A computed fold for a 172-nucleotide RNA from Clostridium tagluense, annotated as Lysine riboswitch aptamer.
[in-house]
RNA sequence: ACCUAGGGUAGAGGUGCUAUAUCUAAAAGUACUUGUUCGGAGCUGACAGGCGAGGAUGAAUAAGGAAAGGAGCUAUAGCCGAAGAAGAUAUAUUUUGUGAAAAUAUUUUCUGGUUUUACAUAUAAUAUGUGUACGACUGUCACUGAUUUUUCAGUGGAGAACUACAAGGUAC
Numbered sequence: 001a002c003c004u005a006g007g008g009u010a011g012a013g014g015u016g017c018u019a020u021a022u023c024u025a026a027a028a029g030u031a032c033u034u035g036u037u038c039g040g041a042g043c044u045g046a047c048a049g050g051c052g053a054g055g056a057u058g059a060a061u062a063a064g065g066a067a068a069g070g071a072g073c074u075a076u077a078g079c080c081g082a083a084g085a086a087g088a089u090a091u092a093u094u095u096u097g098u099g100a101a102a103a104u105a106u107u108u109u110c111u112g113g114u115u116u117u118a119c120a121u122a123u124a125a126u127a128u129g130u131g132u133a134c135g136a137c138u139g140u141c142a143c144u145g146a147u148u149u150u151u152c153a154g155u156g157g158a159g160a161a162c163u164a165c166a167a168g169g170u171a172c
Base pairs, nucleotide, nucleotide: 001170002169003168004167008165009164010163011162014080016079017078018077019076020075021074023072024071032064033063034062035061036060037059038058042051043050044049046098047097048096083111084110085109086108087107088106089105090104091103112138113137114136115135117133118132119131120130121129122128140157141156142155143154144153145152146151
C1' cells in the first nucleotide's frame, strides 16, 4: 500500500432525528343530543343498504355539550439513513357487509443536515407537516491555489459516505 470489506468496534455534523407520557392552548360553544316553533319530502352512502308524514333536509330559539388528527413546554428513551417521501407485495384490524383507507412487515427508488422564499398538498388554521424549485448556512471527502505549520479560498461529489482503531493475508 492492497485484499478480506457494502465486514467489526468506537465516534463527529446540531435550532440534529424519532418515539412515548403529563400538562397547556386551539379545534369550539363546532359536531352531536334533547325540548318548542316554522316548514312539508327527501337525507345519507363508493355500493349494498340505512333513516324519514309517529315529520327528512333546512331555519329560529332554549338547555346541555365532545373528540380525533396536528401544535407547544417539560421529562424519559432509542439513535446519526438518525429519519422522511413515493411505488410494489403480504397480513390481519376497523366497518352492518363488501370495498377503500390507515397500521405492520419485506422490498425498490430519491434525499448529508438545518433553513428563508415561491408553488402544490393535508388541515379549523395564516399554526404545522410533506413534496418540488431557486437560494443561504453548515459538516465531510476529493481536486486546485495561497499559506512555515495551523489554516483560508474556489470547484465538485454523496451517507453502502466520513474519521479513528483492531485481527488475518499478500507485496514492498
The model forms 94% of the base pairs in the Rfam consensus. The RNAcentral record of the sequence draws on Rfam. It matches the Rfam family "Lysine riboswitch aptamer". Rfam describes the family as follows. Riboswitches are metabolite binding domains within certain messenger RNAs that serve as precision sensors for their corresponding targets. The organism belongs to Clostridium, within Bacteria.